Model confidence (mean pLDDT): 86 of 100. The RNA shown here (c-di-GMP-I riboswitch aptamer) has 90 nucleotides and comes from a Desulfobacterales bacterium.

[in-house]
RNA sequence: GCUUGAAAAAGGCAAACCACCUGAAAGGGUGAUACGCAAAGGAACCGGCCUAAGUCCUGGAAAUAAGGAUAUGGCGGCGGGCCUGCCGGG
Numbered sequence: 001g002c003u004u005g006a007a008a009a010a011g012g013c014a015a016a017c018c019a020c021c022u023g024a025a026a027g028g029g030u031g032a033u034a035c036g037c038a039a040a041g042g043a044a045c046c047g048g049c050c051u052a053a054g055u056c057c058u059g060g061a062a063a064u065a066a067g068g069a070u071a072u073g074g075c076g077g078c079g080g081g082c083c084u085g086c087c088g089g090g
Stems, first nucleotide, its partner, number of pairs: 002090004012037002018031005035077001041083002045080003048075003054070005
């Protein structure tokens, strides 16, 4: 350096629920708490998924009513690719 593994050792992260903050929402942040994770570390390049403020369309006399489409919003604990990393084996 490449590859592989989580048995050991040292550790790490933190799902869901709850509280508060934030956001139109999806979601995000903090605290407490652990479902799990060998990258459940980083980062939206590709796919996928979520939301629909705004915009457009339908509809209607109108409506802060209803419905549909759409990401510039989001998900890294959905998958692929990229970067970085502890310990052990080859």